[in-house]
Molecule: c-di-GMP-I-GGC riboswitch aptamer
Organism: Solirubrobacteraceae bacterium
RNA sequence: CUCGAAAAAGGCAAACCCGUCGCAAGGCGGGGACGCAAAGCCACGAGGCCGCGUUACGCGGUCUGUCGAGCUACCGAAG
Repeated sequence: CUCGAAAAAGGCAAACCCGUCGCAAGGCGGGGACGCAAAGCCACGAGGCCGCGUUACGCGGUCUGUCGAGCUACCGAAG
């Protein structure tokens, strides 16, 4: 460096519920754990979703816990 153990420490937190913001997707806070070895960051590529424009499609949003690119990182056996 790669890798991620029927290992340890520590971390995050889906659905759902409550509050709050938003037309909405969804965000934030609290509760809660299905999961996660980058479930840390980033909307750059693909994609999902929402709003508006009658449609093709376009514009503006939203999602990084859909996949990929990029950046960074705790712990540690075997290979």